[in-house]
Context: one part of a larger RNA
Molecule: small-subunit ribosomal RNA, 3' major domain
Organism: uncultured bacterium
Order: sequence, then C1' cells, then structure tokens
RNA sequence: UGACGGGGACCCGCACAAGCGGUGGAGUAUGUGGCUUAAUUCGAUGCAACGCGAAGAACCUUACCUAGGCUUGACAUGCUCAUCAUACCCUCCCGAAAAGGAGGGGUCGGUUCGGCCGGAUGAUGCACAGGUGCUGCAUGGCCGUCGUCAGCUCGUGUCGUGAGAUGUUUGGUUAAGUCCAGCAACGAGCGCAACCCCUGUGAACUGUUGCCAGCGGAUAGUGCCGGGGACUCUGUUCAGACUGCCCAGAUCAACUGGGAGGAAGGUGGGGACGACGUCAGGUCAGUAUGGCCCUUACGCCUAGGGCUGCACACGUACUACAAUGCCCAGCACAAUGAGAACCGAGACCGCGAGGUGGAGGAAAUCUAUAAAACUGGGCCCAGUUCGGAUUGGAGACUGCAACUCGUCUCCAUGAAGUCGGAAUCGCUAGUAAUGCCGUAUCAGCUACGACGGCGUGAAUACGUUCCCGGGUCU
Repeated sequence: UGACGGGGACCCGCACAAGCGGUGGAGUAUGUGGCUUAAUUCGAUGCAACGCGAAGAACCUUACCUAGGCUUGACAUGCUCAUCAUACCCUCCCGAAAAGGAGGGGUCGGUUCGGCCGGAUGAUGCACAGGUGCUGCAUGGCCGUCGUCAGCUCGUGUCGUGAGAUGUUUGGUUAAGUCCAGCAACGAGCGCAACCCCUGUGAACUGUUGCCAGCGGAUAGUGCCGGGGACUCUGUUCAGACUGCCCAGAUCAACUGGGAGGAAGGUGGGGACGACGUCAGGUCAGUAUGGCCCUUACGCCUAGGGCUGCACACGUACUACAAUGCCCAGCACAAUGAGAACCGAGACCGCGAGGUGGAGGAAAUCUAUAAAACUGGGCCCAGUUCGGAUUGGAGACUGCAACUCGUCUCCAUGAAGUCGGAAUCGCUAGUAAUGCCGUAUCAGCUACGACGGCGUGAAUACGUUCCCGGGUCU
C1' cells in the first nucleotide's frame, strides 16, 4: 500500500422480509456424470459446465470404430519429361463402394512458323502438400465473470529520508467520484450521465399495394368502382420534459417532499453501450499463429457401424395429478416475421395425417382457423368424460435409403400420478402468471429447445435485525 476478520460505522441490490408461481415426488424430452462398448469423437466442470459449442447426428455432417483401398496425394505453387489425342463423354469386367483393369467416341488457341507463346492433361522424381495430432500454462483475436458495481488513474504543487500520502478524505445529497459546501491542494483523463435506436403525445409534409368521414354509382355480399386526404396507418422532419412554475423544508447550496399544468414528471419505459483490472477463467475443434510431433500415415478416399448404447445419479424443461377444470357446439379480437428448387387460396377425395389440382403472390396487393376469453350444453369428485406413458395393428410424408435411428395420423391399449421430504429457484408492473402466433437452422425432423411477437393480466414490499453479494471510511 492492499487483501482478509464469526472487528466497528454508513449505504445499496428480488439479498432477506412481504407476496405470487415453480423445482425437489410422477411420466416423458433433453444435456451431463457413471457404466458399457470395436467405437460409444472432442471440448465446457461452483457461482461464471450440464436444452452449453450444436440456428437442426438416418447417409452426408463426422472429427470416433471396423473393413476395403490410395501414396506428390481430395487441395496449392514451382522444377523436369511427354502429349497436344486440350478439357470431356460413353460402355464393359471386378467390387459393398472407393479403388483397380479393358475398350470406344471426341478432338485447343495465337503465331514472327522457332515444339516460340498461352492454356490444359498425364507421368516420374523432387521441393512440398496435408493433420479436428499436442500445448489456451508460448500466443493473437473474440468471449464469460465480478458488474452497468462506481469506481480506476494522471500532471503540477505540497507533505514524507523512503515506500508512499494528499487530491479521491470530511459534512450533506444522488441511481452515480451525481452535485453542493468546506479543505494544501489546483486541474485533467478513462468510467457515470447525456449524445444513438425503439416505444408513449401532438404537428407539418407524404398518399400506394394502406384508409373510407362526406358526395355519387353498383352488388347476394365486400373500399367493390368513381373519387377523397378528413380518420387509422405508412414513412420523414419537427415540437415536447428542463425540477421550467408554485408551496414547504434545507446553509441565500446541492437537493428532498407535495402540488399545478401536461400524453408523459423528476433517469417517463425498454435497448445498445461494460472504466483500470481480476480469475495463468474459456476457446490451438471457427479462423489465425510460435514450438513440438506424424509423413505408404496421426494424411486422403469409400462402405457399414457409432455419436441415439443403460443397473444407476444430477441439472434444465414439457405434460399432468383436475371442477378457476375436462369434453362438445357456437362465436370475437392480434402483432412480429417468412415465402420462388418457395408460400400455396377456392374446389374435389380421405375419419385424419395427407392427396389431386393450381387462382394469386419476388408481396402494406397473394398465402397462414390466433388461442386463452365469451355464449350454450354435458360431466358431479371417481384413478373419473382427469391424466396420457407404454404396447399392438393400419396408414401418411420427406428422402438413393426410415432395421439399428425420422416425424405425423387413425383404431385399440390405457401405466405412473390425488400437489410432492430435507432443501432450493424466478419475479417489484404491462412485471409475474397464463394463452396462442412467427422465425432461423432445415430434404425431413427428435423444437417440449433458442430467439422474437401479440392477447389476458395480478399480489406484495412493515422494514434492514438476520442469510448472500457489493461499495465507502476506519
């Protein structure tokens, strides 16, 4: 000077408390450990690994295993030689394929006519290629974390022999080293805040593919048509919020409490944005890269298998155990976003998954029933009209191919489960809870995941003694 203390003082945070809903019990999905295996590829391991890398493992992917093959190599550049019959295409044999062997077709450009130049293929040998092999404790880059916590420093001056201190401490105040007052300090930088984006109000302009108040027309019906710019909305530019105004408190301060006006009030709400540094944190398997190692193999190709194995243990989710419910019928209201090897309407076939067909749409134009809610009826507390696992049968779709190992549908079957021990998690408002929709990846899908969107929409916070984490002074 720091760090630490079951030392002290002050302060903050869904940290506790007050509430609401879960996890831990069941079944299933998914990840991990373990076990097994020829292989179950590799990495991630308290918070900060475990629905993580993986925004999609049947083949491919694929790195693993077994087997069959190749050796200048699947890929790059150069040297040497040959051919110019350039590239390429077809057939046959063998084979699981790759590989190997045989045959046929086809037949470069320029030119100073020099096998000279360009371009290409093949062969041999050599330089070399190649390696998801090792080291994240040799590294770059990127990321996680403390933490959106309020801190971390510098110049000059002053103090101290010096390490260092001061400033940054103190008294108030704030979300904040935010600001004010004071002070041997005076200033400054990186952070905080603001500047950026979305959203909430209004105005002007903009009117097609959007809208339809007024006027006219048409229809079984519909902005359907003429037309219109009022409204909603699209999109651009502005305005608006600054403790600006009033009252009270406070040191003539910062600021705090209340009020007015206002769509919005004291950071309006949300996002992007992450200081100096910490953890030799993570990643050599995204890429890059030093060193080491392999070089007829630790490289490359191919087929099949594996990554999906199952006594068990843990994490994260989904579905439930029911009446605030389940089933049937009727009926209302979205937003985000996507679409050409794509989205696919009306119609017809099928109980259904789906099929036939193809209007329209490179889309404010076309494509997709929002569901919970609401109305009516049934069920009457039961392992049930709850719950849907499991299994049998029959089908549909994608795809060379669904055996290992896909998803979906129908019929039958109808397991555990009656609210979950110790313990433990999330959340303070359009939040929790709950309902549905969309997208990326993608042939298909294990999505119940991830990331977004909209609907319905709460309860509680006395307080800071205690648990956890953090900040300042001592």